[in-house]
Record summary: SAM-I/IV (S-adenosyl methionine) riboswitch aptamer from Novosphingobium aerophilum, 97 nucleotides, folded computationally.
RNA sequence: UGCAAUCGUCCAGAAGGGCAUCCUGCCCUGCCAACCGGCCCACUUCGGCAUCGGUGGCACUAUGACGAGGCCCGCAUGGGCAAAUAUAGGAGGCGCC
Numbered sequence: 001u002g003c004a005a006u007c008g009u010c011c012a013g014a015a016g017g018g019c020a021u022c023c024u025g026c027c028c029u030g031c032c033a034a035c036c037g038g039c040c041c042a043c044u045u046c047g048g049c050a051u052c053g054g055u056g057g058c059a060c061u062a063u064g065a066c067g068a069g070g071c072c073c074g075c076a077u078g079g080g081c082a083a084a085u086a087u088a089g090g091a092g093g094c095g096c097c
Stems, first nucleotide, its partner, number of pairs: 006068005015029005030058003035054003038049003043092004070081004
């Protein structure tokens, strides 16, 4: 990188401008959402934040779509790096008194 499999979601939500054109693609800005990373307590779980990082979406497509963090070095099994102007903590339980 490709293929296959597995798990989760597809109720809802959210836009304009420009370029090109064979109905879709690209760029800029904004917005929606909360899948992954992150933060709210050293750990687990529930919950939350999102103006931090990575996706996705704001036409259609269910024989379908999206997510299962990202970046750098390396042939590789390995090593390294960054992440807040936000929020709210509860329970369990480790330790101490």
The organism belongs to Novosphingobium, within Bacteria. It matches the Rfam family "SAM-I/IV (S-adenosyl methionine) riboswitch aptamer". Its Rfam clan is "SAM clan". On this family, see Weinberg et al., RNA 2008: "The aptamer core of SAM-IV riboswitches mimics the ligand-binding site of SAM-I riboswitches".